[in-house]
A computed fold for a 1440-nucleotide RNA from an uncultured organism, annotated as small-subunit ribosomal RNA. The sequence is in RNAcentral, with records from ENA, Greengenes and SILVA. Its Rfam family is "Bacterial small subunit ribosomal RNA".
RNA sequence: UAGCGGCAGGCCUAACACAUGCAAGUCGAGGGGCAUCGGGAUUGAAGCUUGCUUCAGUUGCCGGCGACCGGCGCACGGGUGCGUAACGCGUAUGUAACCUACCUAUAACACGGGCAUAACACUGAGAAAUUGGUACUAAUUCCCCAUAAUAUUCGGAGAGGCAUCUCUCCGGGUUGAAAACUCCGGUGGUUAUAGAUGGACAUGCCUUGUAUUAGCUAGUUGGUGAGGUAACGGCUCACCAAGGCAACCAUACAUAGGGGGACUGAAAGGUUAACCCCCCACACUGGUACUGAAACACGGACCAGACUCCUACGGGAGGCAGCAAUGAGGAAUAUUGGUCAAUGGACGCAAAUCUGAACCAGCCAUGCCACGUGCAAGAAGACCGCUCUAUGAGUUGUAAACUGCUUUUGUACAAGGGUAAACUCACCUACUCGAAAGUGACUGAAAUUAUCGUACUAAUAAGGAUCGGCUAACUCCGUGCCAGCAGCCGCGGUAAUACCGAAGAUUCAAACUUUAUCCCGAUUUAUUGGGUUUAAAGGGUGCGUAAGCGGGUUGAUAAGUUAGAGGUGAAAUCCCGGGGCUUAACUCCGGAACUGCCUCUAAUACUGGUAGACUAUAAAGUAGUUGCAGUAGGCGGAAUGUAUGGUGUAACGGUGAAAUGCUUAGAGAUCAUACAGAACAUCGAUUGCGAAGGCAGCUUACCUAACUAUGUCUGACGAUGAGGCAUGAAAGCGUGGGGAGCAAACAGGAUUAGAUACCCUGGUAGUUCACGCAGUAAACGAUGAUAUCUUGUUGUCGGCGAUACACAGUCGGUGAGUAAGCGAAAGCGAUAAGUUAUCCACCUGGGGAGUACGUUCGCAAGAAUGAAACUCAAAGGAAUUGACGGGGGCCCGCACAAGCGGAGGAACAUGUGGUUUAAUUUGACGAUACGCGAGGAACCUUACCCGGGCUUGAAAGUUACUGAGGAUUCUGGAAACAGGAUUUCCCUUCGGGGCAUGAAAGUAGGUGCUGCAUGGUUGUCGUCAGCUCGUGCCGUGAGGUGUCGGGUUAAGUCCCAUAACGAGCGCAACCCCUACCGUUAGUUGCCAUCAGGUCAAGCUGGGCACUCUGGCGGGACUGCCGGUGUAAGCCGAGAGGAAGGUGGGGAUGACGUCAAAUCAGCACGGCCCUUACGUCCGGGGCUACACACGUGUUACAAUGGUAGGUACAGAGGGUCGCUACCCCGCGAGGGGAUGCCAAUCUCGAAAGCCUAUCUCAGUUCGGAUUGGAGGCUGAAACCCGCCUCCAUGAAGUUGGAUUCGCUAGUAAUCGCGCAUCAGCCAUGGCGCGGUGAAUACGUUCCCGGGCCUUGUACACACCGCCCGUCAAGCCAUGGAAGCUGGGGGUGCCUGAAGUUCGUGACCGCAAGGAGCGACCUAGGGCAAAACCGGUAACUGGGGC
Repeated sequence: UAGCGGCAGGCCUAACACAUGCAAGUCGAGGGGCAUCGGGAUUGAAGCUUGCUUCAGUUGCCGGCGACCGGCGCACGGGUGCGUAACGCGUAUGUAACCUACCUAUAACACGGGCAUAACACUGAGAAAUUGGUACUAAUUCCCCAUAAUAUUCGGAGAGGCAUCUCUCCGGGUUGAAAACUCCGGUGGUUAUAGAUGGACAUGCCUUGUAUUAGCUAGUUGGUGAGGUAACGGCUCACCAAGGCAACCAUACAUAGGGGGACUGAAAGGUUAACCCCCCACACUGGUACUGAAACACGGACCAGACUCCUACGGGAGGCAGCAAUGAGGAAUAUUGGUCAAUGGACGCAAAUCUGAACCAGCCAUGCCACGUGCAAGAAGACCGCUCUAUGAGUUGUAAACUGCUUUUGUACAAGGGUAAACUCACCUACUCGAAAGUGACUGAAAUUAUCGUACUAAUAAGGAUCGGCUAACUCCGUGCCAGCAGCCGCGGUAAUACCGAAGAUUCAAACUUUAUCCCGAUUUAUUGGGUUUAAAGGGUGCGUAAGCGGGUUGAUAAGUUAGAGGUGAAAUCCCGGGGCUUAACUCCGGAACUGCCUCUAAUACUGGUAGACUAUAAAGUAGUUGCAGUAGGCGGAAUGUAUGGUGUAACGGUGAAAUGCUUAGAGAUCAUACAGAACAUCGAUUGCGAAGGCAGCUUACCUAACUAUGUCUGACGAUGAGGCAUGAAAGCGUGGGGAGCAAACAGGAUUAGAUACCCUGGUAGUUCACGCAGUAAACGAUGAUAUCUUGUUGUCGGCGAUACACAGUCGGUGAGUAAGCGAAAGCGAUAAGUUAUCCACCUGGGGAGUACGUUCGCAAGAAUGAAACUCAAAGGAAUUGACGGGGGCCCGCACAAGCGGAGGAACAUGUGGUUUAAUUUGACGAUACGCGAGGAACCUUACCCGGGCUUGAAAGUUACUGAGGAUUCUGGAAACAGGAUUUCCCUUCGGGGCAUGAAAGUAGGUGCUGCAUGGUUGUCGUCAGCUCGUGCCGUGAGGUGUCGGGUUAAGUCCCAUAACGAGCGCAACCCCUACCGUUAGUUGCCAUCAGGUCAAGCUGGGCACUCUGGCGGGACUGCCGGUGUAAGCCGAGAGGAAGGUGGGGAUGACGUCAAAUCAGCACGGCCCUUACGUCCGGGGCUACACACGUGUUACAAUGGUAGGUACAGAGGGUCGCUACCCCGCGAGGGGAUGCCAAUCUCGAAAGCCUAUCUCAGUUCGGAUUGGAGGCUGAAACCCGCCUCCAUGAAGUUGGAUUCGCUAGUAAUCGCGCAUCAGCCAUGGCGCGGUGAAUACGUUCCCGGGCCUUGUACACACCGCCCGUCAAGCCAUGGAAGCUGGGGGUGCCUGAAGUUCGUGACCGCAAGGAGCGACCUAGGGCAAAACCGGUAACUGGGGC
């Protein structure tokens, strides 16, 4: 959310409690009877129709029948899963150790008697339930007797089997039978045997987890005897013996009904035990027996307990885990329905009765299956909606409307088969005479059924989830790490296909989705089918028990094994083939299967057990060899320390440097003597030995192992090895020695921010010895032991062999590189991590944790064994590419060094920060912001602030209308603007065009935000030498190779080598300027020659030689020489040359990095504003000023200042301009005037040089600041311009830490020009020329970079990652004084009902019984322990 039908299913939780109704009765053909109903008979009464009706009695006479006696049934059917880990279940056997009512078959029988009792009646008790007494009576009730066996017992004979035994026959003894009813047909009864059915018992195999449960057991295990039972049996009892079970898991604890089956899986398996079937157990809890064929009995009994109910308080009643129903619990599960019509059951001769079994119906989309919700046609591709590149297109969508058709379904009405045929009754037929066949009749809960027909109308019927990937399906809006989503990965921080909504789409469909659970995928517990060097994982090592495994050969055996056959493996289910419901689900029939178990027979290869022989495993013998193997003893020298004595004097010692320390009381040094303890230099080695730990001076003794040779001896004796035993470095512990050196702890000195460290001076345990304990290590080859096989090469140790110091060979060890193979790779590779076999040990995500608890060991320290809660989505291995390193190697750069000049100190200029402000608009922030955007802020610019205006707008374009507009002028105003006056269109080809105000439409506008949405442009690493590709090759792959290596270069420049060969972007070159030459062309340039001319001057004629200008060429390439080198190349003050090894300079910037900068140059997506965040105007601000920083200018002076004289550029600019020349002014400048649109005219050098002066001072240095007077630009210089003159004359005497630039025409120094521009805050920027140095030993160090290599737990890449305490919060958990609960066991006391036994003075003729006692037990009480939980002040660590 929901239309319908068929078939199925429906308390998984509280085996919790249950109101009410129903669920087991039946038989009168067993009986006595007669309360109720009907009939008959009869008596009386009434009525009248005169033999009928009604009423009231009587009568068991009949049909029947409540209650009662009796029989059968109630042990079935139905429910539930508490208990049970068990012969309970499953499967296969056995019973010679058993029973079986009803049923079937066979055989035989039923004779004669008797005593009671219920009902009923009378009478009591009690509230009731119930019950007592008296008297009567029946039976298919009970008792006695007769008869009988195949029952039972004794004896005898025979036969069989499986040990106990069984069968047949004969004889004797004992005991026990029966029931009647009748319609006369029969039904029923008794005994025995057999069958069938159902049960009982026993046995083999199988059946959950925990060893942090390792020992359990007293009727326990067995025997003899007895009792008991249907039957065996310690089932029970008496006595005797001391057994029985257990690592192949006993006992204990926890959990649990078992199976067929179900789900899943390729299978093996895993999980499960709803429905249906089989078995078991249970019936409020516990115990007990009775009856019976069967029970220890769900709807029976007794007792105890808990609970509920009734009560008159004295006593009683009850048991839904039957069907419904109720409450409770829970996420959750239905009607107090109908019928016995069918099937089945009980009883009955039967009719019939009973039956919540069963069959049906009701409720629930709980599941499976089926059907429908319409079909066709229909384009103006309608409207709405949504999207877009938006005059329109796309999508929704043939979808709708409209038209035609159909009627499953629905509604109404009518028809309607089958579940039904038996039993029974009636008739009839044949026969074997007891049943059967046939015909007819009777019976339907479901049911208004299924099904079919007619009528009517598209009418009554579609939703859910999803749309980032996995995974089918995408766009828009909103939101802005918020709200939210999420199975995993992960989405969301202003453009979200992932959130919310919408439109569309996908998918399933009367459903869809979520949640929970199971299997799969998962070879992720690995039998099939895994691993253990480094990912989790080899025990520290050996010896050895059990166990599993085991050499070649022969015989017999047949347990395993294989084959055949037989039995069984219930049915249902699954599978296959058919059939029935319209199909299907469902159901029926048949087949196959059920992979199992048992039995028999056969085979004998392999395995096993057995018997024999063998020698290759393995031991033993003999002869040699080797060793730091072990234990005990003796001996030795060097060194160190100490003691004593001598010599001798001021230090010694120690460190990066020091100090503590020692020393004039004589150290250190040196000599001599003595003593002490410990360790054994050289030899010494990938050497040797040992099981491992480990073992080193020499020597002796003891002990021991391995190897070689031989092939004498045994004959599989072997390998592994759970438990077990032994051994086991260092540190540590105990007792007793010893103590030189060293040295935890400790002390002092240093280092340091600190330094509980590293360094130094001291120094105690300890280190050493003996005897004990401990039992762990990165106890490592991180590689268990043993055995087989598998390519070359090369060392070394010990043997054999050999005349040999040679060579080859051989056995055993120990190393290196490899083949095949293996491995995730690294790597391993005959000493395997290869290939096989056997055995043991161990692993199963990280953390929690090798922790807690328990147990064992230990003197202790601690060791061994060894979890869980909780938490994370990873942790880890090997390798790759980068990045990084106070890792290594090589190399470069004004990087350092060597130099020159600066900055940092002063004043000023300028930019920035900060502060201030109405505003001080804004961007840029390490290098790579800060004289940067800005190459010109007084207004404008201008973006900011204040105030005043406008709203289709300040500007631009389109359309229509109109004819103005403009000019002049007035008023208000700061202006913008507002209001007014005068004048008034132009051109025309007459179509129109131009111009313009106002109005309208639709376009505006924004220096508002986002440079982290972008384009474009730019900075930086860096003009560093790198960055890549194709093909090939290598690698599982990421990737590598090429690009590495050896040289060389400025260079990934080139050469050589090379599994690489080539190529691209970079480098270099090509381009421009400059340096030299040639050629060509000469005006505005030039002037050598000729001529003219001036005070002078290329001034003029003339010329193009030179200079110069502009084109075009040449030239430089390690080309030549010498040396060196394979080559590339390098070296040489080489030659030549204007220039020499890139000649100098510029432009040129690889792949990429910094989410670098810019939305304020421009462009552009999105968002935001629209009488304002737009726009116009006036004024102000961007110029503020305690302060801090950057970049500059000027200085501090004599290499200088001042004054005078004098010389030489280049590159540029110029008509709103530059201006010669003249005049005026001290000057800025002003007034005239001429040339030039420029190689023509013009703007124009300074340092320099020559003189003079100043003489080291705050100065004749320095020029800030301030006062006054002027000039210029401009509407306008107050805030806030530049310049000039006069006056004033500050700081400053070379600058701390630190820091910048520069390697030659460079630094330094000197001036000139230009852009912007009315003017200018320009000391800035960009250019130009003049003068013109010093230094580089070198690459140790600082910075940056390149290549190779190495380590890495980094990859946002070291500005990384990351450890622990502490602080706050939350969570689970350990300990804990105590408190509390539970199940089980033990001991003692008590002990109901009941069976059995004993007794039995009472009852009874008797049989027997009441009563009493004993034993046992449920339950109850007391006691002490053990175990398992809960909780707890406080406390411990752990996780997030």